[in-house]
Notes:
Lysine riboswitch aptamer from uncultured Acetatifactor sp., 166 nucleotides, folded computationally. The RNAcentral record of the sequence draws on MGnify. It matches the Rfam family "Lysine riboswitch aptamer". About the family: Riboswitches are metabolite binding domains within certain messenger RNAs that serve as precision sensors for their corresponding targets. Its mean pLDDT, the model's own confidence on a scale to 100, is 77. The source organism's lineage runs through Bacteria, Bacillota, Lachnospirales, Lachnospiraceae and Acetatifactor.
RNA sequence: GAUAGAGGUUGCGCCUUUCAAAAGUACCCGGAUUGAUGCGGCAGGAGCAGGGGAGAGACGGGAAAAGGGGAAGACGCCGAAAGAGGAGACGGCCUGCAGAUCGAUUCUUGGGCAUACAGUGAAUAACUGUAUGACUGUCAUCCGGGUAUUUGGAUGGUGCGCUAUC
Numbered sequence: 001g002a003u004a005g006a007g008g009u010u011g012c013g014c015c016u017u018u019c020a021a022a023a024g025u026a027c028c029c030g031g032a033u034u035g036a037u038g039c040g041g042c043a044g045g046a047g048c049a050g051g052g053g054a055g056a057g058a059c060g061g062g063a064a065a066a067g068g069g070g071a072a073g074a075c076g077c078c079g080a081a082a083g084a085g086g087a088g089a090c091g092g093c094c095u096g097c098a099g100a101u102c103g104a105u106u107c108u109u110g111g112g113c114a115u116a117c118a119g120u121g122a123a124u125a126a127c128u129g130u131a132u133g134a135c136u137g138u139c140a141u142c143c144g145g146g147u148a149u150u151u152g153g154a155u156g157g158u159g160c161g162c163u164a165u166c
Stems, first nucleotide, its partner, number of pairs: 001166005008078001011077003015073005027062004033056002037049003041097005081109005088102002110136002113133008137158009
C1' cells in the first nucleotide's frame, strides 16, 4: 500500500408504513364591528387593488401540511456517520439585504449511556455541542495468576486507530 473483517445498555445512516404531537394552529368561508391602507421575510423601485370598503382583531362554521419525534419493517454500511467553519450556486416584476436549501474544501470526534450547562425546537419530545462520570471496543506498556492457548488489574493512546492475509 491492497484486500477482507470486528466493535453494539437502540452501532451508524437512509427509506417506507404507522402513531402521537404540531393543532382546533395556518388557511378558507360567514355576518357584524372598525375605517386607509394592502400586495415576497425586510427595504427601495415599478405596477396593481382599495370609502362600490384596504387592512385588522374578536365571534360562528370548516379545517390541514411540512420540519422535528416514537414504534415496526426494508435497504446500504462500520468515518459507518455527526458537528463546527465555509469558497460558491439557487429563488420573485426589478435591485439590495437577511433567512432557508444545496455545497467544493478544511478542522474536530473510537462508540453508545447518564448527569449538568448551552443551543435548536411548538415542546415537559427529541437532537446537537461542551464538561464530568462510569461502561465498552481496540492497541501499547507495566504488575500479578496459570505449564500453556490465555487471564485479572493499573496507566496511556485511539479511526490516518485495530485485527487477518498478501